Description: Model confidence (mean pLDDT): 83 of 100. A computed fold for a 74-nucleotide RNA from a Candidatus Woesearchaeota archaeon, annotated as transfer RNA.
RNA sequence: GGGGACAUAGCUCAGCCUGGGAGAGCACUAGACUGAAGAUCUAGGUGUCCGGGGUUCAAAUCCCCGUGUCCCCA
Numbered sequence: 001g002g003g004g005a006c007a008u009a010g011c012u013c014a015g016c017c018u019g020g021g022a023g024a025g026c027a028c029u030a031g032a033c034u035g036a037a038g039a040u041c042u043a044g045g046u047g048u049c050c051g052g053g054g055u056u057c058a059a060a061u062c063c064c065c066g067u068g069u070c071c072c073c074a
Base pairs, nucleotide, nucleotide: 001073002072003071004070005069006068007067010026011025012024013023020057028044029043030042031041032040050066051065052064053063054062
């Protein structure tokens, strides 16, 4: 230099192909329970979907540019 994958909650990830309600598990917070704690039960999503622009009635999702990490080729 060329090609490809990935980036979504505190962590690990799904959702993207086929545009329309942002989600799961763990963690966390509050309450119940306990002498206290753990376990268990109940309730709570806590988020600029990496950044910018475009298309569209509508974008995490499609298109363009950029950033970061990783892999392959040279």
It matches the Rfam family "tRNA". Rfam's curators write: Transfer RNA (tRNA) molecules are approximately 80 nucleotides in length.